Model confidence (mean pLDDT): 78 of 100. A computed fold for an 87-nucleotide RNA from Rhodobacter sp., annotated as Glycine riboswitch aptamer. The model forms 91% of the base pairs in the Rfam consensus. The RNAcentral record of the sequence draws on Ribocentre. Taxonomically the source falls in Rhodobacter (Bacteria, Pseudomonadati, Pseudomonadota, Rhodobacterales).
[in-house]
RNA sequence: AGGUCAGAAUCGGGAGAAACUGGACAUCCAGUGCCGAAGGAGCAACCGCCCCGGUAAACUCUCAGGCAAAAGGACCGUUCUGAUAAA
Numbered sequence: 001a002g003g004u005c006a007g008a009a010u011c012g013g014g015a016g017a018a019a020c021u022g023g024a025c026a027u028c029c030a031g032u033g034c035c036g037a038a039g040g041a042g043c044a045a046c047c048g049c050c051c052c053g054g055u056a057a058a059c060u061c062u063c064a065g066g067c068a069a070a071a072g073g074a075c076c077g078u079u080c081u082g083a084u085a086a087a
Stems, first nucleotide, its partner, number of pairs: 003084007011077003018032001020031004033067003039063001040061003046054003
């Protein structure tokens, strides 16, 4: 220097689904219809000490969250910080 891992910036890109109805009146409550890419939960192969347990996801579920815009947003990129092999 670069790779890998972790975190950050409030950087850039970033999908889906009713601007639904009623009551309230400032994002609350109820009712249906939907979405999956915050979070959460579940399972295969495989492994084990084989009763059972460990262990994945962008898969599944939709508890939560969301369904004009805004906000959020997995993931990707850039930058910075820290840690860390081998050659």